[in-house]
RNA sequence: GUGCCUGUGGUGUAGUGGUUAUCGCGCCUGGUUGUGGCCCAGGAGAUCGUGGGUUCGAAUCCCACCAGGCACC
Numbered sequence: 001g002u003g004c005c006u007g008u009g010g011u012g013u014a015g016u017g018g019u020u021a022u023c024g025c026g027c028c029u030g031g032u033u034g035u036g037g038c039c040c041a042g043g044a045g046a047u048c049g050u051g052g053g054u055u056c057g058a059a060u061c062c063c064a065c066c067a068g069g070c071a072c073c
Stems, first nucleotide, its partner, number of pairs: 001072007010025003018056001027043005049065005
């Protein structure tokens, strides 16, 4: 340089056009306990890598860029 794959809460992920973006772990509060853990109840936290475009409507489709990875040269 060329082709391809990936990017979604702190972390790992689901969601492949439709109205409050899913779940686990972690975190916070309360209950339980002599204390802690386990367990139970509730809560905070992602405008979906960035910027444009298409569409009535985009995490999802298209383009460019950024970051990581694989293959070839």